[in-house]
Notes: This is a predicted structure of a 107-nucleotide RNA (SAM riboswitch aptamer (S box leader)).

């Protein structure tokens, strides 16, 4: 870059810098934002994907506990809606499928 596979309603903020929009893309809502927002550092946290650690197992695996270490995350469900199902015909989804995003693996 691709491609499998697993998760995305829990959870966790100070402080510098900075100085105008942001919230992934397109459209509509709807929210954060000069009471400084997105965004970088820096500290600190949260989670447990790989990880260690015991314990069962021939192994595949499963569990329990952990957090040194390599990611990750730390307004709002991935903020929602949009295609399809189903309900219903004003109206209406905690489905599901696309798009996204983190792992780990291959490429």
């Nucleotide at each position: 870059u691709u491609g499998u596979u697993a998760u995305c309603a829990a959870g966790a903020a100070a402080g510098g810098c900075g100085g105008a929009g942001g919230g992934a893309u397109u459209a509509g809502a709807c929210c954060c934002u000069u009471u400084g927002a997105u965004g970088c550092c820096u500290u600190a946290g949260c989670a447990a994907c790989c990880c260690u650690u015991u314990a069962a197992g021939a192994a595949a695996u499963u569990a329990a506990a952990g957090a040194a270490g390599g990611u990750g995350c730390u307004a709002a469900a991935u903020u929602c809606u949009a295609c399809c199902u189903g309900u219903a015909u004003u109206u209406u989804a905690u489905g599901g499928a696309u798009a996204g995003a983190u792992a780990a693996c291959a490429u």
Of the family's consensus pairs, 97% are formed in the model. Rfam family: SAM riboswitch aptamer (S box leader). From the family's description: The SAM riboswitch is found upstream of a number of genes which code for proteins involved in methionine or cysteine biosynthesis in Gram-positive bacteria. The prediction has a mean pLDDT of 83.